This is a predicted structure of a 470-nucleotide part of an RNA (small-subunit ribosomal RNA, 3' major domain) from an uncultured Pseudomonadota bacterium. Its mean pLDDT, the model's own confidence on a scale to 100, is 82.
Context: one part of a larger RNA
RNA sequence: UGACGGGCACCCGCACAAGCGGUGGAGCAUGCCGUUUAAUUCGAAGCUACGCGAAGAACCUUACCUAGACUUGACAUCCCUGGCAAUCGCUUAGAAAUAAGCGUGAGGUUACCCAGGUGACAGGUGGUGCAUGGUUGUCGUCAGCUCGUGUCGUGAGAUGUUGGGUUAAGUCCCGCAACGAGCGCAACCCUUGUCUUUAGUUACUAACAUUUAGUUGAGCACUCUAAAGAGACUGCCGGUGAUAAACCGGAGGAAGGUGGGGAUGACGUCAAAUCAUCAUGCCCCUUACGUCUAGGGCUACAGGCGUGCUACAAUGGCCAGUAUAAUGGGUCGCAAUACCGUGAGGUGGAGCUAAUCCUCAAAACUGGUCCCAGUUCGGAUCGAAGUCUGCAACUCGACUUCGUGAAGUUGGAAUCGCUAGUAAUCGUGAAUCAGAAUGUCACGGUGAAUACGUUCCCGGGUGUUGUACA
Numbered sequence: 001u002g003a004c005g006g007g008c009a010c011c012c013g014c015a016c017a018a019g020c021g022g023u024g025g026a027g028c029a030u031g032c033c034g035u036u037u038a039a040u041u042c043g044a045a046g047c048u049a050c051g052c053g054a055a056g057a058a059c060c061u062u063a064c065c066u067a068g069a070c071u072u073g074a075c076a077u078c079c080c081u082g083g084c085a086a087u088c089g090c091u092u093a094g095a096a097a098u099a100a101g102c103g104u105g106a107g108g109u110u111a112c113c114c115a116g117g118u119g120a121c122a123g124g125u126g127g128u129g130c131a132u133g134g135u136u137g138u139c140g141u142c143a144g145c146u147c148g149u150g151u152c153g154u155g156a157g158a159u160g161u162u163g164g165g166u167u168a169a170g171u172c173c174c175g176c177a178a179c180g181a182g183c184g185c186a187a188c189c190c191u192u193g194u195c196u197u198u199a200g201u202u203a204c205u206a207a208c209a210u211u212u213a214g215u216u217g218a219g220c221a222c223u224c225u226a227a228a229g230a231g232a233c234u235g236c237c238g239g240u241g242a243u244a245a246a247c248c249g250g251a252g253g254a255a256g257g258u259g260g261g262g263a264u265g266a267c268g269u270c271a272a273a274u275c276a277u278c279a280u281g282c283c284c285c286u287u288a289c290g291u292c293u294a295g296g297g298c299u300a301c302a303g304g305c306g307u308g309c310u311a312c313a314a315u316g317g318c319c320a321g322u323a324u325a326a327u328g329g330g331u332c333g334c335a336a337u338a339c340c341g342u343g344a345g346g347u348g349g350a351g352c353u354a355a356u357c358c359u360c361a362a363a364a365c366u367g368g369u370c371c372c373a374g375u376u377c378g379g380a381u382c383g384a385a386g387u388c389u390g391c392a393a394c395u396c397g398a399c400u401u402c403g404u405g406a407a408g409u410u411g412g413a414a415u416c417g418c419u420a421g422u423a424a425u426c427g428u429g430a431a432u433c434a435g436a437a438u439g440u441c442a443c444g445g446u447g448a449a450u451a452c453g454u455u456c457c458c459g460g461g462u463g464u465u466g467u468a469c470a
Stems, first nucleotide, its partner, number of pairs: 001470002003467003007464007015454002019418005026310008034301002042053002064296007073121001077120002079117005088103006123285002126283003132279002134274003137270001139268001144183006150159003163174003189262004194230007204219002208217002233256001236250005312411001316370006329358001333352002338347003377408001382403007424446007
């Protein structure tokens, strides 16, 4: 000087407390361990692995296993030789890769392309993340981390950065052997909340006509869209304060004290993660640890753990009627009206390269029924019959109908999230994608309770103190 303390003082954070809803019990989905297996490919491991890489494993993917094949190779450059080119179609054998054969093909003529040969080489999701680059997590959006000159100290170092106030903040003020500066904080960026101007089509409709319908004429007021501006700065008033910084209250205002949200992550820590995104040193394989193909596996199942979904019901289940969103996607696509089917869906195809058209709401509300039961709760599991995608749904897809109707009556110790348009609850869309979400990322609808406070638990910051630690 740091680090540490079941030392002290001060401060902060959904850290506790006050509340609301969960997890832990059940069934299922999904990831992991373990076990099994020919293989169950690999990585990730307290917080910071475990719905993680994977925004989507039937084949492919695929890296794993078994079997069948190839050896200058599936891919690149160079050299030599040949070509009746390449291409396309067919037959036989085979699981295919592949092998053998038949035909098509006159455009080019040292090119391109194809075949064969030779070796230089290719190739490796093989090893090392403790050789590395790049990227990322975490402490933590915590308020810190440093430097120059000066001064003090024999020196390591100190000072500045400590002190008194204040702040979300090393934020600002005052003081001070310090004076300044840099990276962080804040601001500048995006979005949302108010208004103005400009512009009105595919958006909108107050007035005047018109219609089944903003449909059409018309209009540019309103909504909305998207460009430029305004607006908030403790600016104003009162009080407190050290006359300061600031704090408390008030006015006006759409908004008030960083207005809400996002992006933005200092010096560093964990030899943290990644050689399987990619790049790369060294090591290793080279008729195989490379390459091609078929089938299987990654989906196994005594058990354990994590994350979720659905429930255990009456604030509910079922039936009927009926109203209102926002974000977004669409030509290899989205698909209306109509018809067929109990249904998943099928037939058909208007319209749309989209502010036009198409896909679409749900909780809620109203009426009826059920009457507290393992039930008209719950839907697992299983049987049968189907639909769709796709060469192909056996291993191993999603969905539909009929039947079946398991556990489960609110969950031990323990533990998690959340302070407002939040939690809770309700649905909708998108990426990936032929098909395959209870996951992820977005979007809107309805919409709470509580916070006395900082004694305690956890994490962090500052000062100080002790130390047999570095």